Molecule: FMN riboswitch aptamer (RFN element)
Organism: Stackebrandtia albiflava
RNA sequence: GCGCGCUGGCGGGGUCGGUGAAAUUCCGAACCGGCGGUAACGGAGCACGUCUCCGCGAGCCCGCGACCCGUCCACCACCAGUGGACGGUUGAUCCGGUGAGAGCCCGGAGCCGACGGUCAGAGUCCGGAUGGAAGUUGGCGCGC
Numbered sequence: 001g002c003g004c005g006c007u008g009g010c011g012g013g014g015u016c017g018g019u020g021a022a023a024u025u026c027c028g029a030a031c032c033g034g035c036g037g038u039a040a041c042g043g044a045g046c047a048c049g050u051c052u053c054c055g056c057g058a059g060c061c062c063g064c065g066a067c068c069c070g071u072c073c074a075c076c077a078c079c080a081g082u083g084g085a086c087g088g089u090u091g092a093u094c095c096g097g098u099g100a101g102a103g104c105c106c107g108g109a110g111c112c113g114a115c116g117g118u119c120a121g122a123g124u125c126c127g128g129a130u131g132g133a134a135g136u137u138g139g140c141g142c143g144c
Base pairs, nucleotide, nucleotide: 001144002143003142004141005140006139007138008137009136010135015029016028017027018026030124031123032113033112034064035063036062037061041055042054043053044052045051046049059111060110068088069087070086071085072084073083074082075081093109094108095107096106097105115127116126117125
């Protein structure tokens, strides 16, 4: 350093005004952007290459996660419920510029956002959730 096993920590942001009997839900204006990958960004190196290494890096490019649905298994007399495995579903971008090359840079204009609740319709309020999780970072052990 790599692989495997066990294990600890961490792991989501955002509001004001108007109308109204009633809305952070409507209307107007504003605000927010999980995780991994991907570079033309930044730095270093010399074997100067479309090179190597490190860092950073996209809500709408690729993939993942939460939510939701189904099947099977376990617990259960059954139902329900809980847990596990597998499968399904799962939003949204264009134009201009630079350039050899841009879905990621620069400028502009757009667009998107689970389920349940609610005197009135929710990305921003309340709830499941002091949960789970993509992952990330340590510790211990074994092997190479």